[in-house]
Context: one part of a larger RNA
Formats: sequence, C1' cells, structure tokens
RNA sequence: CUGGGCGUAAAGGGUGCGUAGGUGGUUUUUUAAGUCUGCUGUGAAAUCCCCGGGCGCAACCUGGGAAUGGCAGUGGAUACUGGAAAGCUGGUUGGCGGUAGAGGGGAGGAGAAAUUCCCGGUGUAGCAGUGAAAUGCGUAGAGAUCGGGAGGAACACCAGUGGCGAAGGCGGCUACCUGGACCAGCACUGACACUGAGGCACGAAAGCGUGGGGAGCAAACAGGAUUAGAUACCCUGGUAGUCCACGCCCUAAACGAUGCGAACUGGAUGUUGGGUGCAACUUGGCACUCAUUUUUGAAGCUAACGCGUUAAGUUCGCCGCCUGGGGAGUACGGUCGCGGGAGUGGGGGUC
Repeated sequence: CUGGGCGUAAAGGGUGCGUAGGUGGUUUUUUAAGUCUGCUGUGAAAUCCCCGGGCGCAACCUGGGAAUGGCAGUGGAUACUGGAAAGCUGGUUGGCGGUAGAGGGGAGGAGAAAUUCCCGGUGUAGCAGUGAAAUGCGUAGAGAUCGGGAGGAACACCAGUGGCGAAGGCGGCUACCUGGACCAGCACUGACACUGAGGCACGAAAGCGUGGGGAGCAAACAGGAUUAGAUACCCUGGUAGUCCACGCCCUAAACGAUGCGAACUGGAUGUUGGGUGCAACUUGGCACUCAUUUUUGAAGCUAACGCGUUAAGUUCGCCGCCUGGGGAGUACGGUCGCGGGAGUGGGGGUC
C1' cells in the first nucleotide's frame, strides 16, 4: 500500500460538540483542472523480450525491432467530478401554535413513615443472635410499651420490557432558572448539509486533597463460631467510606459486548406522546397518520446462534479499530496526575 473483517471468534473510540480534512440535493449557462482522445518532443546506451547475423555449437559478440509501466507541450471532446455565475425546494435551520416527560441546576419547606441515640413514665428478667451456639446487651433496670426530644440518610404505594437524557445517569413535594424532543398548519431561509484526525467538554462506582457532617450500612480491624486449618462463608461489634461544599482522578461487562448520518419491499401484536376523521357526547371506542418503544416474524443476511424498517438486509458518505496464542495492556520513552495511577505502547526469547 492492498485485501478481508469488527453482536458472541481479534476488532466500535465511554459519550457529545466541533476545527482541519473527506463527502455532498436539484436546474441552466460557462470554464476545461480531473477525465477521454489526436499529434509532437522526450523517456541515453547497455541489459531484458522478439526477428536476424558472426565465432563449428553454446556461452559470448552483433544488426534491427519492441518495450521503457512515464513526463512535458499542443489541438480537440464535455457525459460525469471539480471551479465560476444565476436559480430551485425536497435536505438543513429559525419563527408563529401546542404536547408529554424521575432531562439539568441551585433554593425552600414536609411526614402519626422507618432506623439509631437521649430524657421521662409503666414494668421485670431476660434480650439479641444461629444450622446449633457463643462473643455482645441487661438487676447500675435492658428488651417490651407509652410520651417528649435530637440528628442524618433515603424517598414505600403510585411504578409499568412506562418516561426523559448524548452517554454516565435521573424517582417524595413546591416555586424559580434552564437544555432538548415530538406534533400540526402556515409563511420564511435557500444546500446553510453529513462525518469528523487533532482539540474541547461531560463522564457510574471506588479513590485523592481541604473543610464540614455522620442515623443506618460497612472495606480494614477486633472478638465469637465453623473447621484438620479458616487470615473466609455465619454471628456480635466497628473505622475509613457512603452524605454536603469546592478541587482532582477519567476508569468499568462505560453492554444493545452492535460508531454516526442517509435511502429502501410486505405482515401480526402491544406501549408512550400528538394530530385528523367517523360514530358518539360520561369514561371510553373504531380507522388513518407522525414520532416513540416492546414482542413476533416474509424476503434477505449469518459459521451457527440469531438479526429482521430501532437490521446483523441493501447501498452510499465519513470516522474509529483488528491481523495467531502467550509474553503484555507489561517494559522503555515522553505526556497527564497531589498520589494511586491513566493514556500512548513494543521487542527479544517461547508455543
């Protein structure tokens, strides 16, 4: 460089925004850079190849031809691509009108809810725990029960292969600030688009820094059991942490193990949010349609499993990635990080 690939065999970047670049709807005119074609020049000789010739043959020598995969100049062609000009409305964006939603942010207040702790009343010998126990708690009055109080965290039912979000993710209530999506019609804009190396931003949990907070849970740790042992599983405790603010970390089976965008033949069944029509006029029903999501499945695809208009089908555009196992996501180098470490990322030797 090329080929073949990337759901499960190696392989889709965790996700988005977007720079360069690549690619780009439709019509006319123009240009002639790409493209196609004619001619000219050049592409040294030798070598290689073809047809001959000379040494007896061959090697070797030698004549002619072809070739030299190109480059440059010049004359033309104009379908396609590109450039220029002028348009178009189907792609795109915004406006006017609606709809649904745990989308995000900070703020506020809530409960006959629950756990724990404290105080007080009643009350007496147990409670707790397990396969069985013991450690533990309790006559200094526990557990149980009633009343009062404190504090933190999480929001039962509703709740749903339900909704929203780019992903991570988001669930009590209220108002405020704020992003996106969808639907219907109308008039605009007039290709303004798609993708996206670098870059920037976001990114569960755990972890780190500083300061708070600390009810429950609970790495570490301690004790009790179990056991041959038991640095475990079980039990009683229990500190970081879990929570908040600010700043880092940047990784996950970050999964649909399936990159983003576009186009395309036919069914069945539900879901959520709209619109239209019909019959109705109370909920609701039927049909069509747009968007959303689940199941099943024709064609097609697949090694099979399976996928199947939300494609793993078909066909384009762009990016990322793979190339036997192990060594190894290791070493080294430089980059980033407070650090743990992250990202980039081999080779030898080996099978």